[in-house]
Predicted 3D model of an 83-nucleotide RNA (transfer RNA) from an Oscillospiraceae bacterium. It was read from a public genome assembly. It matches the Rfam family "tRNA". It is annotated as a transfer RNA. Gene Ontology term of the family: triplet codon-amino acid adaptor activity. About the family: Transfer RNA (tRNA) molecules are approximately 80 nucleotides in length.
RNA sequence: GCCGGUGUGCUGGAAUGGUAGACGGGGCGGACUCAAAAUCCGUUGCCAGCGAUGGCGUGUGGGUUCAAGUCCCACCACCGGCA
Numbered sequence: 001g002c003c004g005g006u007g008u009g010c011u012g013g014a015a016u017g018g019u020a021g022a023c024g025g026g027g028c029g030g031a032c033u034c035a036a037a038a039u040c041c042g043u044u045g046c047c048a049g050c051g052a053u054g055g056c057g058u059g060u061g062g063g064u065u066c067a068a069g070u071c072c073c074a075c076c077a078c079c080g081g082c083a
Base pairs, nucleotide, nucleotide: 001082002081003080004079005078006077007076010025011024012023018066026044027043028042029041030040031039045056046055047054048053059075060074061073062072063071
C1' cells in the first nucleotide's frame, strides 16, 4: 500500500429499514434474616421540566429514506489476511 472483519449503556451481548438497548453480569433501593449469604421484587444512557412529558443518544462526519444501529460515502480505532 491492497483486501476483509469489528465498533451499541459500567460490562458481555441482542435488535428483519419500523418502540434503541432484549437477555445476562454489575450497581442502587426494598423484602426475607438476630445479622449476613443465597433467593425474590423494583430500578439502572444523557439533558430539560415540580410533574405529565419533551429533546438528544448505536466510533466520527455526511448521504439515501416518511423512517437508519441496520443501506451508501469518507474518515478514525482495533483485529486478521495479502504484498